[in-house]
């Protein structure tokens, strides 16, 4: 220096070939239960889908740069 894979809630990760409310599990508050926890059930909150561009009627999902991540070759 060169190829390739990942970046999506605090945290681990879905998210099918682009289509109009972005999910789940934990974790956090609250409720209910209980004589009180805990555990369980219910319900809230929590997102610039790494960053800037581009194509498109429409981008988490396709180009294209730059940042970081792990891995190969030199």
């Nucleotide at each position: 220096g060169g190829c390739c894979u990942g970046u999506u809630a605090g945290c681990u990760c879905a998210g099918c070939u682009g289509g109009u409310c972005a999910g789940a599990g934990u974790a956090u508050g609250g409720u209910g239960c209980u004589a009180a926890u805990a555990a369980c059930a219910c319900c809230a909150a929590g997102g610039u889908c790494a960053u800037g561009g581009g194509u498109u009627c429409a981008a988490u999902c396709c180009c294209c740069a730059u940042a970081c991540u792990g891995g190969c070759c030199a």